[in-house]
Context: one part of a larger RNA
RNA sequence: GAACGAACUCUGGCGGCAGGCCUAACACAUGCAAGUCGAGCGCUCCGCAAGGAGAGCGGGGGACCGGGGAGUAACGCGUGGGAAUGUGCCCUUCUCUACCGAAUAGUCUCGGGAAACUGGGGGUAAUACCGUAUACGCCCUUCGGGGGAAAGAUUUAUCGGAGAAGGAUCAGCCCGCGAUGGAUUAAGUACUUGGUGGGGUAAUGGCUCACCUCGCCGACGAUCCAUAGCUGGUUUGAGAGGAUGAUCAGCCACACUGGGACUGAGACACGGCCCAAACUCCUACCGGAGGGGGAAUGGGGGAAUCCUAGCCUAUGGGGGAAACCCUGAUCUAGCCAUGCCGCGUGAGUGAUGAAGGCCUUAAGGUUGUCAAGCUCUUUCAGCUGGGAAGAUAAUGACUGUACCAGCAGAAGAAGCCCCGGCUAACUCCGUGCCAGCAGCCGCGGUAAUACGGAGGGGGCUAGCGUUAUUC
Repeated sequence: GAACGAACUCUGGCGGCAGGCCUAACACAUGCAAGUCGAGCGCUCCGCAAGGAGAGCGGGGGACCGGGGAGUAACGCGUGGGAAUGUGCCCUUCUCUACCGAAUAGUCUCGGGAAACUGGGGGUAAUACCGUAUACGCCCUUCGGGGGAAAGAUUUAUCGGAGAAGGAUCAGCCCGCGAUGGAUUAAGUACUUGGUGGGGUAAUGGCUCACCUCGCCGACGAUCCAUAGCUGGUUUGAGAGGAUGAUCAGCCACACUGGGACUGAGACACGGCCCAAACUCCUACCGGAGGGGGAAUGGGGGAAUCCUAGCCUAUGGGGGAAACCCUGAUCUAGCCAUGCCGCGUGAGUGAUGAAGGCCUUAAGGUUGUCAAGCUCUUUCAGCUGGGAAGAUAAUGACUGUACCAGCAGAAGAAGCCCCGGCUAACUCCGUGCCAGCAGCCGCGGUAAUACGGAGGGGGCUAGCGUUAUUC
């Protein structure tokens, strides 16, 4: 000098754009953040009807979006390759959508329980479930054969269902290279290394198991310890390099702690399930409920970081044939000089060089055209009126916002640090190694340009200075 997710002191007019718990991955009151489909189904209630509401069965979605970075030194990330894979919804092509059956929830009834919830019995529907037929470009095969689907709705326009193939997308897996500190960590490894054969997986593979083998890795740093999410980037620097990984974007891992699987195309699943532990809450003491590192808000910690806001208007997402519903994603507004950028706090004229202040060699000098006075202007803020674009077939939260016109009046708007050298800027008074200053050198013990005050001056300016950190 530059930088910052900054904080602190003093000060503070406006606007645009951005940013805003770096600390306790600490524990959390309250409401909200994932619902939707009646064009799959039978019911119940309201209604004269049309229709509406409700829970339940069923479908697709709750694996996206959103969050923080604990763990991880690893094929986790970056980059470049690879083969032994899967892929719901979506797009394309082909074929088919035939015949049956038995249940069950809701409901009714009889109960249990404080509650959460739950048991027995009767009866009922489906695009829920099961069976048969058929499939032949699917799967297995000892090549003889064997196995394997479906669902209808309807306002007659369509929307669906099953199988196969292809596409796209997404995901899983393998490998080379790259990326940190310690040798006061030198040996490590027993499914460990490789093979054969079973098993398992969507798929390769010690992934797992049986048998065999004695291998494999390591001073080109294995193993161990410490630290750490990685990257595009950011920052500094002429560059090389150093430091860093907030916001935005890609990937990863995590979801009270540890473990586990279920469902599903996809999870070993933040607002799903089960088990265990800790914590909090309810209880009739038998037993139950919960998980904010979603958006707000309160507590705690801290030098320190915002509203318990508005709307689905736009963009995007989920469901639906659609209308539409949901969406604390998003879009907006609110708060904060936290940063960057822009604007303003007036302009011209005005010498009796006014008064006052300060200095003085007492002549004067300086503050200083500064002020007053005179002549103007009205940006911004204020008031009044009009009023978009964003979105159009229609729909505007923002919002009567941006913007435009008019009105009044210089009116409402300047501070902070420094002045010994480095370093731009000097005198007087007070103090007297005291009080104090200080980034380094250093200043102060009676004439202090270095402390404190004043006048004057210098620098930056809605900021200024200090502190922390990086180059």

Overview: RNAcentral holds the full RNA, with entries from Greengenes. Small-subunit ribosomal RNA, 5' domain from an uncultured bacterium, 471 nucleotides, folded computationally. Model confidence (mean pLDDT): 84 of 100.